A computed fold for a 72-nucleotide RNA from a Candidatus Sericytochromatia bacterium, annotated as transfer RNA.
The prediction has a mean pLDDT of 83.
Rfam family: tRNA. By type it is a transfer RNA. About the family: Transfer RNA (tRNA) molecules are approximately 80 nucleotides in length.
Lineage of the source: Bacteria > Bacillati > Candidatus Sericytochromatia.

RNA sequence: GGGCGGUUGGCUCAGUGGUAGAGCACUUCGUUCACACCGAAGGGGUCACGUGUUCGAAUCACGUACCGCCCA
Numbered sequence: 001g002g003g004c005g006g007u008u009g010g011c012u013c014a015g016u017g018g019u020a021g022a023g024c025a026c027u028u029c030g031u032u033c034a035c036a037c038c039g040a041a042g043g044g045g046u047c048a049c050g051u052g053u054u055c056g057a058a059u060c061a062c063g064u065a066c067c068g069c070c071c072a
Stems, first nucleotide, its partner, number of pairs: 001071007010024004018055001026042005048064005
């Protein structure tokens, strides 16, 4: 330098054009002498960044950044 894949909540991931979700974690309450387990409720994300397409973009296009693999 070239090719491919990836970037979504604190972590691991889903979501392939029409309200952003799950599990774990966290907070509160119940339970317990207390902790854990268990049950109930709750908070937290401008979807890596920019531009474009579209009535509408996490999703499509182009560019940039970063990570991984391969080639040179």